RNA sequence: CUCUUAUCCAGAGAGGUGGAGGGAUGUGCCCGAUGAAGCCCGGCAACCGUCAAUGAUGAUUGAUAUGGUGCCAAUUCACACAGAGCUUCUGAGCUUUGAAAGAUGGGAG
Numbered sequence: 001c002u003c004u005u006a007u008c009c010a011g012a013g014a015g016g017u018g019g020a021g022g023g024a025u026g027u028g029c030c031c032g033a034u035g036a037a038g039c040c041c042g043g044c045a046a047c048c049g050u051c052a053a054u055g056a057u058g059a060u061u062g063a064u065a066u067g068g069u070g071c072c073a074a075u076u077c078a079c080a081c082a083g084a085g086c087u088u089c090u091g092a093g094c095u096u097u098g099a100a101a102g103a104u105g106g107g108a109g
Stems, first nucleotide, its partner, number of pairs: 001109008013041001015040003021031003025080004042072003047068002049064006076101001081098007
């Protein structure tokens, strides 16, 4: 990097450092010198792992943050494509379902 699979409305600091940016992309809308990103510390969380029970090999449940990751504004911030319903000042708006895209974990190449 590609394929596959699961999850994405919960959770997480008024710390140190750092100095202007950040929220994937586009549009919008936000966050930011009452200090952004990054780094350190701190924290959250059971995806893998580990342990226990059940069950029978497909798994289920519970515990564990000491192992491997991950995460810590706003639902994945909202919408981006398609369907359905409603409204409409005909531009569009609202609700909802599915997909796409993205993120993270597991597996394969």
Molecule: SAM riboswitch aptamer (S box leader)
Organism: Bacillus benzoevorans